RNA sequence: GUUUUGGUAGCUUAAUCCUAAAGCGUCGGCCUUGUAAGCCGCAAACCGGAGGUGAAACCCCUCCCCAAAACA
Numbered sequence: 001g002u003u004u005u006g007g008u009a010g011c012u013u014a015a016u017c018c019u020a021a022a023g024c025g026u027c028g029g030c031c032u033u034g035u036a037a038g039c040c041g042c043a044a045a046c047c048g049g050a051g052g053u054g055a056a057a058c059c060c061c062u063c064c065c066c067a068a069a070a071c072a
Stems, first nucleotide, its partner, number of pairs: 001071007010024004027041004048064005
């Protein structure tokens, strides 16, 4: 330099264009003499950035940034 894959909540992952889902964790409550475990509940991501198409974009197209792999 070229190609491919990936970037979504604090972490790990989902989401055939149709109002972004879950597990763990944080926080609050119940339980306990108290903690842990267990149970219940709340909050938290406009989706790496900027444009385009479209009624509607995490999703499709273009450019850029970051990470990994292969080739040179």
Annotation:
Transfer RNA from Squatina squatina, 72 nucleotides, folded computationally. The organism belongs to Squatina, within Eukaryota. The prediction has a mean pLDDT of 84.